[in-house]
Model confidence (mean pLDDT): 81 of 100. Transfer RNA from an uncultured candidate division WWE3 bacterium, 74 nucleotides, folded computationally. It matches the Rfam family "tRNA". Gene Ontology term of the family: triplet codon-amino acid adaptor activity.
RNA sequence: GGGCUUAUAGCUCAGUUGGUUAGAGCGCGUCCCUGAUAAGGACGAGGUCGGUGGUUCGAAUCCACCUAAGCCCA
Numbered sequence: 001g002g003g004c005u006u007a008u009a010g011c012u013c014a015g016u017u018g019g020u021u022a023g024a025g026c027g028c029g030u031c032c033c034u035g036a037u038a039a040g041g042a043c044g045a046g047g048u049c050g051g052u053g054g055u056u057c058g059a060a061u062c063c064a065c066c067u068a069a070g071c072c073c074a
Base pairs, nucleotide, nucleotide: 001073002072003071004070005069006068007067010026011025012024013023019057028044029043030042031041032040050066051065052064053063054062
């Protein structure tokens, strides 16, 4: 220098042939249960989906560029 992959909640991830409210597990908070813990149950908080722009009636999803990490080639 060229190419590819990944980036979504505090952590690990799903969701991508665009469409109804963006989800799961763990973790966190409150409550129930218990003599008290653990386990279990109910409810809740937490994310404008790496950034900027574009396409579209509509973008986590498509396109361009940038950033970060990883891999391959030279």